A computed fold for a 74-nucleotide RNA from a Candidatus Woesebacteria bacterium, annotated as transfer RNA.

[in-house]
RNA sequence: GGCCCCAUCGUCUAGUGGUCUAGGACGCUGGGUUUUCAUCCCAGAAAUCUUGGGUCCGAAUCCCAAUGGGGUCA
Numbered sequence: 001g002g003c004c005c006c007a008u009c010g011u012c013u014a015g016u017g018g019u020c021u022a023g024g025a026c027g028c029u030g031g032g033u034u035u036u037c038a039u040c041c042c043a044g045a046a047a048u049c050u051u052g053g054g055u056c057c058g059a060a061u062c063c064c065a066a067u068g069g070g071g072u073c074a
């Protein structure tokens, strides 16, 4: 340098154009239970989806470019 794949709450992830601008697990915060801790139960906060542009009535989702990461060929 060519080609391919990936990027979503703190972490891991669901989502393949519309019916909540985003669901779940762990973690975190508050409460309940308990003599206390842990477990268990209830509630809550937390991502406008890597960045910029485009298509579309409508984009996390499709297209282009960039950035970062991984693979492969030389």
Stems, first nucleotide, its partner, number of pairs: 001073007010026004018057001028044005050066005